[in-house]
RNA sequence: GGGAGAGUGGCUCAGUGGCAGAGCAUUCGGCUGAUAACCGAAAGGUCGAGGGUCCGAUUCCCUCCUUUCCCA
Numbered sequence: 001g002g003g004a005g006a007g008u009g010g011c012u013c014a015g016u017g018g019c020a021g022a023g024c025a026u027u028c029g030g031c032u033g034a035u036a037a038c039c040g041a042a043a044g045g046u047c048g049a050g051g052g053u054c055c056g057a058u059u060c061c062c063u064c065c066u067u068u069c070c071c072a
Stems, first nucleotide, its partner, number of pairs: 001071007010024004018055001026042005048064005
């Protein structure tokens, strides 16, 4: 220099155009003699940045940033 992926709660990941979700973690409550496990609930997200298309974008298009891999 060229090519292909990834970026979404603290962590790991779903979500391919119409209300942003799950597991773990955290906090509170239940259960227990107590702890763990288990059960219930809550809090926690400018969906990497900017622009475009669309009635409507996490999703489609363009540019950029970070990161992984391949080729040279």
RNAcentral holds the sequence, with entries from ENA.
A computed fold for a 72-nucleotide RNA from a Microcaldota archaeon, annotated as transfer RNA.
Taxonomically the source falls in Microcaldota (Archaea, Nanobdellati).
Its mean pLDDT, the model's own confidence on a scale to 100, is 85.
Its Rfam family is "tRNA". The family's RNA type in Rfam is transfer RNA. Rfam's curators write: Transfer RNA (tRNA) molecules are approximately 80 nucleotides in length. Rfam links the family to the GO term triplet codon-amino acid adaptor activity.